[in-house]
Context: one part of a larger RNA
RNA sequence: CUGGGCUUAAGGAGCACGUAGGCGGACUGCCAAGCGUCUUGUGAAAUCCCCCGGCUCAACCGGGGAAUUGCUGGGCGAACUGGUAGUCUUGAGGCAAGUAGGGGCAGAUGGAACUCUUGGUGGAGCGGUGGAAUGCGUAGAUAUCAAGAGGAACGCCAGAGGCGAAGGCGAUCUGCUGGGCUUGACCUGACGCUGAGGUGCGAAAGCCAGGGGAGCAAACGGGAUUAGAUACCCCGGUAGUCCUGGCCAUAAACGAUGUCCACUAGAUCGGUGAACUUCUGACAGUGUGCCGGUCGAAACAAAAGCGUUAAGUGGACCGCCUGGGGAGUACGGUCGCAAGGCUAAAACUC
Numbered sequence: 001c002u003g004g005g006c007u008u009a010a011g012g013a014g015c016a017c018g019u020a021g022g023c024g025g026a027c028u029g030c031c032a033a034g035c036g037u038c039u040u041g042u043g044a045a046a047u048c049c050c051c052c053g054g055c056u057c058a059a060c061c062g063g064g065g066a067a068u069u070g071c072u073g074g075g076c077g078a079a080c081u082g083g084u085a086g087u088c089u090u091g092a093g094g095c096a097a098g099u100a101g102g103g104g105c106a107g108a109u110g111g112a113a114c115u116c117u118u119g120g121u122g123g124a125g126c127g128g129u130g131g132a133a134u135g136c137g138u139a140g141a142u143a144u145c146a147a148g149a150g151g152a153a154c155g156c157c158a159g160a161g162g163c164g165a166a167g168g169c170g171a172u173c174u175g176c177u178g179g180g181c182u183u184g185a186c187c188u189g190a191c192g193c194u195g196a197g198g199u200g201c202g203a204a205a206g207c208c209a210g211g212g213g214a215g216c217a218a219a220c221g222g223g224a225u226u227a228g229a230u231a232c233c234c235c236g237g238u239a240g241u242c243c244u245g246g247c248c249a250u251a252a253a254c255g256a257u258g259u260c261c262a263c264u265a266g267a268u269c270g271g272u273g274a275a276c277u278u279c280u281g282a283c284a285g286u287g288u289g290c291c292g293g294u295c296g297a298a299a300c301a302a303a304a305g306c307g308u309u310a311a312g313u314g315g316a317c318c319g320c321c322u323g324g325g326g327a328g329u330a331c332g333g334u335c336g337c338a339a340g341g342c343u344a345a346a347a348c349u350c
Stems, first nucleotide, its partner, number of pairs: 004321003007304002012318001014201004021194003025088007033081002035077005041071002049065006091191001092188003095184005103177007110154001114150008125136002162169002206247006215241002220236004258317006266295008275286003300305001323350003332343004
């Protein structure tokens, strides 16, 4: 190289956009680079293979042929790939009319709860646990009423539901804004798919600067438990959690399942469109498009299972795997303020 794989055995990059590259719809003409065929020159000899011959045979040797799968020049062919010129509409995109949505950003507003402050009532406990204690309380707590302040999160609706590429997104209203879907078949006319590098986004924690700080709460202090208790339980409590700007770039970033396209029984539930039928109508029914589930034919699979949302049957392109440990470590490089990330071995050992 050929070959085998990637849900759970090793293996799909966290996700997208996109450069190079790879691959690419229908029809027609031309070219002839790839391709096919014929041919020129060359492809040293020996060796290998076939035939014949010489040593008594063989090894060995001689002669002839074939082969030398290659390169080069020329002629011819035009189905396919490619190039070029033109045409087309099914792929892709646009346009118009609709439509659902926690998609994103910003601003404003609201109620419940909580903590704190002030005042009223009240007067001995409260709190907490398996039981307690630490803790709070006659300087008046807990409870209760009123007023005020503050920060964070938005109960019910809520769903096996919706939206987003993923991370993720949930009070209400307003403004700005991205994408999807349906119907029409009006426009462009292959403008497409994938995507090494690259670029952007990327939960939580963490970092830098400035704010903010109600509740919760790593660290830390105390009380218990215990043989001990650097824990589980309790009382406190600081970073942090929140906001603005800038970093970090990792997760069981999961469907442990890359993206796109075509094809291959159905049944049923949910969401959301447009159409038709019933005289009208709430409604109902019929077929139809997209999205989200469940069960299943064939097939596949080691099985579990998967099964038009494939892990089935095929195609295009990328990523990745190659025994366990050592190790996602060392070294080097690179990125980062740091923490650390990315890339990534070997000795040795079983």